[in-house]
RNA sequence: CUGGCGAAAAGGCAAACCUCGCGCAAGCGAGGGACGCAAAGCUACGGGUCUCAGCGUUAGACCGCCGGGCUGCCGAC
Numbered sequence: 001c002u003g004g005c006g007a008a009a010a011g012g013c014a015a016a017c018c019u020c021g022c023g024c025a026a027g028c029g030a031g032g033g034a035c036g037c038a039a040a041g042c043u044a045c046g047g048g049u050c051u052c053a054g055c056g057u058u059a060g061a062c063c064g065c066c067g068g069g070c071u072g073c074c075g076a077c
Base pairs, nucleotide, nucleotide: 004077005075006074012037013036017032018031019030020029021028022027035064041070042069043068045067046066047065048062049061050060051059052056
């Protein structure tokens, strides 16, 4: 240095729930809050799940369901 792996420490993220706002809804944003996370960073690309005034080959939501792509901190072994 590269790959595997995830001990320690530093730093990071933040489920449920609550408040306020947005949305028909799934859900999203902000604040509080921590169940967890080594990609729980980004990306709807494949599968999957969910929503409905519209059921859609120009409708939406979820990347903290799995896989792919891009990027990335530390270093016991």

This is a predicted structure of a 77-nucleotide RNA (c-di-GMP-I riboswitch aptamer). The model forms 94% of the base pairs in the Rfam consensus.